[in-house]
């Protein structure tokens, strides 16, 4: 240089393929329960969905361009 996979909570994802409330488990706060911890059970915070643009009534999801990591191939 060309091709191709991943990036969505603090963490591991899922959810794109066939646009339509942005979600799960975890972990974190609170409370219940326990003498007290852990465990359970409940409630709850927490996202530019890497950037930026562009189609659309509506975009994580289509299209275009671009960082970043990883893989192949010159």
């Nucleotide at each position: 240089c060309g091709g191709g996979g991943c990036g969505u909570a603090g963490c591991u994802c899922a959810g794109u393929c066939u646009g339509g409330c942005a979600g799960a488990g975890u972990a974190c706060a609170u409370g219940a329960u326990u003498u007290g911890g852990g465990a359970u059970c409940a409630u709850g915070g927490a996202g530019u969905c890497g950037g930026a643009g562009g189609u659309u009534c509506a975009a994580a999801u289509c299209c275009u361009c671009u960082c970043g990591u990883c893989c192949c191939g010159a």
Molecule: transfer RNA
Organism: Candidatus Thorarchaeota archaeon